[in-house]
Context: one part of a larger RNA
RNA sequence: GGAGGAACACUGUGGGGAAGCCCUGCCCAGUACGAGAGGAACAGCGGGGCGUAGCCUCUGGCGUACCGGUUGUCCGAGAGGGCACCGCCGGGCAGCUAAGCUAUCGUGGAUAACCGCUGAAAGCAUCUAAGCGGGAAGCCACUCCUAAGAAGAGUGUUCCGUCAGCGCAGCCUUUCCCCGCAAGGGGAGGGGUGAGCUGUGAAGGCCUGCGAUAGAAGAUCGCGUUGAAGGGGUGGGGGUGUACGCUGGAAGCCUUCGGGCGACCAGUUCAGCCCGUCCACUACCUAUCGGC
Numbered sequence: 001g002g003a004g005g006a007a008c009a010c011u012g013u014g015g016g017g018a019a020g021c022c023c024u025g026c027c028c029a030g031u032a033c034g035a036g037a038g039g040a041a042c043a044g045c046g047g048g049g050c051g052u053a054g055c056c057u058c059u060g061g062c063g064u065a066c067c068g069g070u071u072g073u074c075c076g077a078g079a080g081g082g083c084a085c086c087g088c089c090g091g092g093c094a095g096c097u098a099a100g101c102u103a104u105c106g107u108g109g110a111u112a113a114c115c116g117c118u119g120a121a122a123g124c125a126u127c128u129a130a131g132c133g134g135g136a137a138g139c140c141a142c143u144c145c146u147a148a149g150a151a152g153a154g155u156g157u158u159c160c161g162u163c164a165g166c167g168c169a170g171c172c173u174u175u176c177c178c179c180g181c182a183a184g185g186g187g188a189g190g191g192g193u194g195a196g197c198u199g200u201g202a203a204g205g206c207c208u209g210c211g212a213u214a215g216a217a218g219a220u221c222g223c224g225u226u227g228a229a230g231g232g233g234u235g236g237g238g239g240u241g242u243a244c245g246c247u248g249g250a251a252g253c254c255u256u257c258g259g260g261c262g263a264c265c266a267g268u269u270c271a272g273c274c275c276g277u278c279c280a281c282u283a284c285c286u287a288u289c290g291g292c
Stems, first nucleotide, its partner, number of pairs: 004160007014146003020050007033038001051104005059098004066091005071084005093276001106142004114134004163199004170193010205292003209223004229286003232282005237275004245268005252261003
């Protein structure tokens, strides 16, 4: 800018893609064909490979959130920790991911080479000159994505506004004055309309605040007390694998013979610790108040 301002939903002139390609088994069928030897195809039903797109339920990988084991050393010992590539090692949620999972179907139209029908010019012949038909992984359309800057700027529905003050010129109307016999001419004022200016301000949008299904910044998508948007708390779910302390035991060692020490084992204990993850509940915290 799109002939008032907006929100939502669309149309599709157009644009993009390769989104598909290949192999094979059964059946057709030991059929057609062929003297035999041999040996198809169309249709139908499966399997696989490559590519493409998406996903994380399963199988795995990473998983420097996390849990556990353990070595050296330091904090006197214990407890709890620091450092050593995350010290090393064993696991591992979410997330990301492939080697894992899902999908990848086809249909119609116009044609190319080519194959035909009818058929003259040219009594014949001829697919062509008039006319008609078939025909490809190629072209176009449907299916997928995008798309009204498609400036020829589209459509539908809904919402909001079209208010107040001042008001150029022009126009409409009205009251009077002057000139004039009249027609008419000139002038002053009131009202209306009126470009425009000022003010207010709607629908709606933006900013600000809290975020994630989004993300380099913008953008996108949510939430903002009429609130479960994020955090916290509680419960569930999940990871690790049974905490510290205490109690009982314990090979043995030491002993002043009274006892002391003791790796480790068991119980307390499906514990303890943890959750950038998931599902709920809960306004405790931040979304206050606001601005354009």
The part of an RNA shown here (large-subunit ribosomal RNA, domain VI) has 292 nucleotides and comes from a Nitrososphaerota archaeon. Its mean pLDDT, the model's own confidence on a scale to 100, is 82.